[in-house]
RNA sequence: GCAGCCCUAGCUCAGUUGGUAGAGCACUAGACUGAAAAUCUGGGGGUCCCCAGUUCGAUUCUGGGGGGCUGCA
Numbered sequence: 001g002c003a004g005c006c007c008u009a010g011c012u013c014a015g016u017u018g019g020u021a022g023a024g025c026a027c028u029a030g031a032c033u034g035a036a037a038a039u040c041u042g043g044g045g046g047u048c049c050c051c052a053g054u055u056c057g058a059u060u061c062u063g064g065g066g067g068g069c070u071g072c073a
Stems, first nucleotide, its partner, number of pairs: 001072007010025004019056001027043005049065005
């Protein structure tokens, strides 16, 4: 330099033939316990990497940019 894949909650990752987003762990409150752990129940937490375009509507499609991984040179 070229090609492919990826970027979504604090972490690891789902997701959507375009209709305003979820799980596990973590955090937090309650139940239980003499107390704690475990377990059970509830709760908070996201400008879906950025900018533009298409669209009634974009996390999803298109273009550009940024970052990461892999391969080729």
Predicted 3D model of a 73-nucleotide RNA (transfer RNA) from a Candidatus Eiseniibacteriota bacterium.
Its Rfam family is "tRNA".
Lineage of the source: Bacteria > Bacteria candidate phyla > Candidatus Eiseniibacteriota.
RNAcentral holds the sequence, with entries from ENA.
The coordinates come from a structure-prediction model, not an experiment, and the mean pLDDT is 83.